[in-house]
Molecule: SAM riboswitch aptamer (S box leader)
Organism: Streptomyces viridochromogenes DSM 40736
Order: sequence, then C1' cells, then structure tokens
RNA sequence: AGCUCAUCCAGAGGGGCAGAGGGAAACGGCCCGAUGAAGCCCCGGCAACCCUCCAGUCGGUACUCGUAGGUCACUGGCGACCACUUCGCGAGGCUCCCGACUAGGGAAGGUGCCAAAUCCGUCUCACGGCGAGAUGCGUCGUGAGGAAGAUGAGGA
Repeated sequence: AGCUCAUCCAGAGGGGCAGAGGGAAACGGCCCGAUGAAGCCCCGGCAACCCUCCAGUCGGUACUCGUAGGUCACUGGCGACCACUUCGCGAGGCUCCCGACUAGGGAAGGUGCCAAAUCCGUCUCACGGCGAGAUGCGUCGUGAGGAAGAUGAGGA
C1' cells in the first nucleotide's frame, strides 16, 4: 500500500523556533491567517478505539441433574454410523468458565485528536418551492443513502 469491521453534528490550546500560506486531493463556495499559516519542538488538555472494573440480558463446546440410548435409512425384511468410565440423549438456570450485546465507571500504558459537521457541496433517490402549466428539464432547499477521506481495531 491493499482487505474486513466500527466510528466521524460532542469534546479539548498555551509557549518557543519559523515566516506565508492553510482548511486531504480537483472544481465551486465559505472561512482561518503578519493580533503570525504550514512545518518542527516543549508543556498542557480532550476523548475512550485498544485496555480495565461492575451490573444485567442472551448464548455456549462451560456447569448441574437425570438417563442408555441417539441419528440416518426402510412398504417389509436386512441395516449403517455415533455413544454406552469426559464426548450420546433429555431437562434446568443455582454455581464456575468462555463469548456476544446493553447501561454505567476508571485512565497507567499504545494510538488518535485539540477553528468551523469529515467546514459545506459534487453521485443516486425521495419530498417541497420557483421557472404561467408538466410523471420531463433547469434551479433552490430539506431528508436518506453512496463515493472519497480520516481514526482505531483485527487478520493474512
């Protein structure tokens, strides 16, 4: 780099160096910026993805109890396989363990982040307004989805 999943309308900035750009890319819009952009460093913070604690619900190859049968096939007959000391079958929801989900708490560490919704739009669909009228077209608005992107986690 590529794949999968989750999240993206919340939150959180000071200082030093630097010196003109920046808001991912293209276009359009709208913003930030010499009261100092990008970048680098220091300190601080936010959040809770990884991590962790507690409660609940559900499930299980876990647990408990019972039991020697169970599954398949078959008109019939003849059978096959599994189990019979944990492994089969039935029941249960007390206990241990594991997993998933939901609500709440924590913050040492690994990341991330600290203007504006991922700043907004671009593609598709639905609805509404306008263009005298329209199952069409254009444009504006609202909503849903997608694409792209960002971040984390996972796996090869």